[in-house]
Molecule: c-di-GMP-I riboswitch aptamer
Organism: Sulfurovum sp.
């Protein structure tokens, strides 16, 4: 450097649900909570999906897929 991995060790994230707040909404933030995850880290770049409008446009979403980029342990 890139590949593989039985989450083994040290750790990490946190679904559904719920409480509060924000938002027209999708949804987001924080607390609780763990379904799961070797990138369930980051990026809205391409597609998919969703919201509003229903014309255009704008927005959400990376734990949907692909891509870019960074990274712990062990093995080779």
């Nucleotide at each position: 450097u890139a590949u593989g991995a039985u989450a083994a060790a040290a750790g990490c994230c946190a679904a559904a649900c719920u409480u509060a707040c924000u938002g027209c909404a999708a949804a987001g933030u924080a607390g609780g909570g763990a379904c799961g995850g070797a990138a369930a880290g980051c990026u809205a770049c391409g597609g998919a999906u969703c919201u509003c409008u229903c014309g255009a446009a704008a927005g959400a979403c990376c734990g949907c897929c692909g891509a870019g980029u960074u990274a712990c342990u062990c093995a080779a």